[in-house]
RNA sequence: UGAGUAUGAAAAGCAAUCGCCAGUAUGUGAAUAUUGGAGGAAAGUCCGAGCUCCAUAGGGCAGGAUGCCGGAUAACGUCCGGCGAAGGCAACUUUAGGGACAGUGCCACAGAAAUGUGUACCGCCACGUACGUGGUAAGGGUGGAACGGUGCGGUAAGAGCGUACCAGCGGUAAGGUAACUUACCGGCUAGGCAAACCCCAUCUGGAGCAAGACCGAAUAGGGAAGGGAUGAAGCGGCCCGCUGAUCUUCCGGGUUGUGUCGCUUGAGCGUAACAGCAAUGUUACGCCUAGACAGAUGAUUGCUGCUGCGCAAGCAGAACAAAACUCGGCUUACUGAUUACUCAUCUG
Repeated sequence: UGAGUAUGAAAAGCAAUCGCCAGUAUGUGAAUAUUGGAGGAAAGUCCGAGCUCCAUAGGGCAGGAUGCCGGAUAACGUCCGGCGAAGGCAACUUUAGGGACAGUGCCACAGAAAUGUGUACCGCCACGUACGUGGUAAGGGUGGAACGGUGCGGUAAGAGCGUACCAGCGGUAAGGUAACUUACCGGCUAGGCAAACCCCAUCUGGAGCAAGACCGAAUAGGGAAGGGAUGAAGCGGCCCGCUGAUCUUCCGGGUUGUGUCGCUUGAGCGUAACAGCAAUGUUACGCCUAGACAGAUGAUUGCUGCUGCGCAAGCAGAACAAAACUCGGCUUACUGAUUACUCAUCUG
């Protein structure tokens, strides 16, 4: 200097004038003053909860979810730190990562053969003329995968037949909380798929703020048929248990408010110290930062800041994008300051 990897600050600031919403104070009221007013993703609605109701609310099955080890957390399918595997020269990235010896199933086509210990298309060797018999699975071909791989020896030709180094499987020992790693020994060894059904371990009610509560207003506690203490109804399905009287269908009548609450003090935020590799936790001090309801959070001007061009004056520009009960995450969209690290080249 270039190419990368990880990280992720910030998303303009201040003032004035006018306009809108909420809180507080004053005021009979009109209003006045003052404080505050859309993001890091507010998006997706994918997980988890707080909260509300079913509801007096238990047990089980089915169903669903997660899936290496150890931690964090209110919890999670999230996060942190490790281990294994794959990719990359590397910094690093990804990981649907338990079980194939409980069982069932699949491996199309090609190929001689992919149903287990099985096969011979070409080939190699031996014996007999063509042709046949016997041996072979080392070489070639097919395929994603061909019965461990490579080298040497050996053989009629070959083969873990022997040997050396590896892979796999099994055993022992050591280290580590563990996943696992290392060393030694052993016979020489059909596999793959569970992001196939399944088995194992752990977890798991449902519906959701349009949840729900209250106030106000009106009416016909009307009519008919059927079910129901031998048990109506009880918010995903089934069974048991529990409570115990209404339920379904049809006809007919009244009401539906610019109502109030829920609605913002929170597993909240900031700073510092301590503990921890970290996620995070504890303690102390400080702060209160939208609550709208057909839905506010805006417009104009000036100054300053950032980026680009320019000697200067000055000119131009600024991505993705709008709260609706609240949080913890994940995913997606987008500009990318700073810091650290990796590789290559050059110079000293």